[in-house]
Order: sequence, then C1' cells, then structure tokens
RNA sequence: UCAGUGCGACAAAUGGUCGCUGGACUCAAGGGUCUGGAGGAAAGUCCGGGCUUCGCAGGGCAGGGUGCUGGAUAACGUCCAGCGAGGGUGACCUCAGAGAUAGUGCCACAGAAAGUAUACCGCGCUCCGCCCGAGAGGGCCUGGGCGUAAGGUCGAACGCGUGGGGUAAGAGCCCACGGGCUGAUACGGUGACGUGUUGGUCGGUAAACCUCACUCGAAGCAAGGUCGAGCAGGAAGCGCUUGAGGGUUGCCCGCCCAAGCUUCCGGGUGACUGCAAGAGGCGUCCAGCAAUGGACGUCCCAGAUGAAUGGCCAUUACCUCACUGUCAGGUGACUGUGGUGGGGAACAGAACCCGGCUUAUGGUGCACUGAAUGC
RNA sequence: GGCAGGAUAGCUCAGCCGGUUAGAGCGGAGGAUUCAUAACCCUCAGGUCGGCGGUUCAAGUCCGCCUCCUGCUA
Repeated sequence: UCAGUGCGACAAAUGGUCGCUGGACUCAAGGGUCUGGAGGAAAGUCCGGGCUUCGCAGGGCAGGGUGCUGGAUAACGUCCAGCGAGGGUGACCUCAGAGAUAGUGCCACAGAAAGUAUACCGCGCUCCGCCCGAGAGGGCCUGGGCGUAAGGUCGAACGCGUGGGGUAAGAGCCCACGGGCUGAUACGGUGACGUGUUGGUCGGUAAACCUCACUCGAAGCAAGGUCGAGCAGGAAGCGCUUGAGGGUUGCCCGCCCAAGCUUCCGGGUGACUGCAAGAGGCGUCCAGCAAUGGACGUCCCAGAUGAAUGGCCAUUACCUCACUGUCAGGUGACUGUGGUGGGGAACAGAACCCGGCUUAUGGUGCACUGAAUGC
Repeated sequence: GGCAGGAUAGCUCAGCCGGUUAGAGCGGAGGAUUCAUAACCCUCAGGUCGGCGGUUCAAGUCCGCCUCCUGCUA
C1' cells in the first nucleotide's frame, strides 16, 4: 500500500433569528415568561415479557413451539462460555446440532436391481439334447434348472472401503488394517464430550408422519375503565318449550341461561383515563472468563391524534477535491504540517411500555490476519 | 395502531403428502373454411413460479428473511 476479520463508540457542536408542540406560572383573555421535545434502528411486526379483559362443575380430544452442554435472564427461537461437525492459507466464520437400533412412509428418471435384492449381461455347477469314444469319460449349445452381488451397465445413492484367505464360482462367509453408528467399561471433565479397552452392527431422508424431553389458555391499548351526548327506522329469513341463540379458554360431550337472533339498507357517534418514575438513564466500586448481577451516589428526560420535534444565517470541528509554502523529515518515491478556495454529511421519523432478532444506512476508532514493496 | 390472507403465461385460476418436459380457459400468431367476416376445426409461441438464502440427491411445493397487494378490526 492492497485485500480482509473481529469488537466498539458516534449520528456534529455553539450562538442568533423565524416558526411547531407538551407542561408550569402570569395578566388587560390571547398574549407574555420559563422549561422539555425522536432513533440506533423509532422500521418489519418475526420472537419473548409486562399490563388489561374473558375464564375459577366435570370429563374427553386436539393444536402450536423449541431441541448439543453449562450458565445469564422477568422471559425468549435471545445472549455468554464451552463441546462436536463443517468451511477458510489465516485472523475467524457457519450449524433447526435429540432419535433412522420404536414404528410407518418416500427414494422421480435411468437401471437387472432402490431396500427381508423375483439376476439383464457375465461367472460357475448340473440335467435334458447333440457329437466323439469299446468303456471310463470328454466336447458342444441357439435351450431348461440351480447357485452367485467379484466384474459390466444405471444413478444423488446399490447393501461399509482396501488387501488377503476361502470357494465349483462367489459373498463380512472368515481374517488384517481403516471408517460410521451403538452398548459396556477405565480415566479426565459439573456436563456436552475426549482418550483407551472390549462386544454388537452397517444406505439416505425426521425444515416427511412420528417418538422422546421441555414448554405454551385465548385475545389484544381500536385491550380495558369513568363520565356524557346523539339518532329513525325499514326489509327479508330463522325461532318462541318439538326451543333459534348465548355462556362454559381451541373442539366435542355434559351443564347453565333462554325470547329473541341473523343478514341487508338507512341514521347517530364525544371527552377524560389507561399514558410515562421505568426489568429507567448516568457515574464509581465489587463479583464473574463473559453474558450479567449487586452496592452506593446522582438525575427526571417526548407524549402528538391529520398527528409537534423544523427552516435560514454565522463560527468551529470532521471528510474529501484542487491549488499552494524561503515549512519539517527523507538519497528518493513520498509522508507530515500550515494556508486559500470549492464540495459533502446517510438510513430514516415515536403513538401503551420494555428485552431481543432481522432488515436499511454514513463516515470513524482500536485490535488482528494474509500478500506485495522499501529500509 | 393491531390482526389475517395472497403473489404461478398478456388476463382469470389449478398444481394434493417434494420427482421426469409446470397445466386449463380466455387472449395472441399461423393455417384451414367462406365471396368476405365471425363462430367451429388444426397447429404454434408465450413462465427467472414476487426476490434472496437454507434443508434435501432433487424445491412452484418445506423453513427463514425481505418486497408488493388485498381484507378484517373502534
């Protein structure tokens, strides 16, 4: 210098001026004074929790989510530290990472065959047949039967891989070495797991059904609460104890209530609260590898409802471009520093509140990796 | 604000529990028929299955994240 990896903080500042909006005070009642006013993602609404309402006879059945280990937490599908597997030259990164030895299903096309192998070619044995031979026996095959998964062929994948033995020919049939899964056991570790010994076994797929373990009631601030106001009814259908409909956490049974219910057209429609002192911010110390937790001190910091949080000017700081200096360092390329002028600053905007994830986005700091070049 | 559903040919839609070359109707092009046009008949073209990633031998289909559209709710 180029290419990259990880972690962090920031999201310009100050002043003037013109506005917007919440609160407090004030008076001649619509002005004045003081003071507060977006984010790291306020976003997507993908997870989790707070809060609120429904439910507090009973019985049965579904459904969703997560998935290595230990820890953190209000909780999580999040975070931290590890283990294992995979990727990268490396810094480092990724993993829905339980079970295929509970069971079921699926494995298209191609191919002989796709899962206790219905054997196409091949290999081997044998019988019938034919031929030779006195006989024993030998030979031939376009045929039949049996054995065989070593070889050919197909495929993403073919019954663990390589070598040897064995055999009529062959085969984990047996042996050696190696690989996967799994049971037992010794040692180390809280544990996942690692190392060793030994036994069994050998296709894949669970982001297919499923099994196992853990976990989840449903809805959502347009939840809910308080106060008040306004209007106009009409049509059709179903039902009135042979019972529509409602309640009973998603469904069913059962139980309870029950005279109204459903659809369409038309009419009417406010204000307060919930609502901002919170799993709150900042600082110091302590515990912990860390996530995080604890103690003490200190601060009060948005609240709109067509929806405020903005515009302009000046100065300073940052980045960048051009020109430049009796400047500094260096042999030099160049680097640093100063001056003048120009340009630039992203993504985006609260709406009950928090913790995460994901996505969008500007420049920047620190640490580290690889390569090249110079000294 | 909150909550659901969807995106497949020019248009409207199928595609079940992953599999060979993704189909149907309308529309379009060519032919045939007719004096000519329409209808009927024959043939053909036209698809990054909204985008990116993952699981799998294999993804329109299963899973995650984005983009856009529609509906419900005081």
Description:
This is a predicted complex of two RNAs, RNase P RNA and transfer RNA, with 449 nucleotides together. Rfam match: Bacterial RNase P class A.